Order: sequence, then C1' cells, then structure tokens
RNA sequence: AUCGUUCUUGCGGGAGAGAUCGCGACUCAGGUCGCGACGCCGAAGGCGCAACCGCCCCGGAAACGCUCAGGCCCACGGACCGCAAGACACGC
Repeated sequence: AUCGUUCUUGCGGGAGAGAUCGCGACUCAGGUCGCGACGCCGAAGGCGCAACCGCCCCGGAAACGCUCAGGCCCACGGACCGCAAGACACGC
C1' cells in the first nucleotide's frame, strides 16, 4: 500500500432428496408437532481412497467415495461464487 493469498464481517446468488406409512397429541376442520419404520440426498461438519499440489520420501490434500452426523413442503442451514469493508498473518 489493498497488488495478491489467507482469515473475519456484511450483502446477494446458491442444488439434491417421501410434506411416504403407522401410532400419539393439539385442532371444529384443514393442518401442525412428536415418536417409530422403510425409502432416499449430499454442498455444514466428519471419515476414507487418492487425482492433484508443495518447502519433496515428508507433508497438504478434492466438487471423488462413505453416509456417523446433517438433510428430504416452506423456513433455518448450506460447499462454492460475486461485491464491499477490515485484519497485517504471508507473499509482492
């Protein structure tokens, strides 16, 4: 100094998969919630292989895989992307 990386914050975008069945509660009803069962999804997290990467025989590691967790109306959440501000940690 905001040029870059990383991190934090704010804003915006952001997919997938049964609002299936049974029982119970609430409700005039519609519907909502809880528990259980089966079926599914993967983009919080976690784990695994390892593509790949590096300061290279030691490390870091995926959008791949597994579904423990999480999720399957909406909402919340959501990897990742964009913009803005900040941190000065690293690089320049």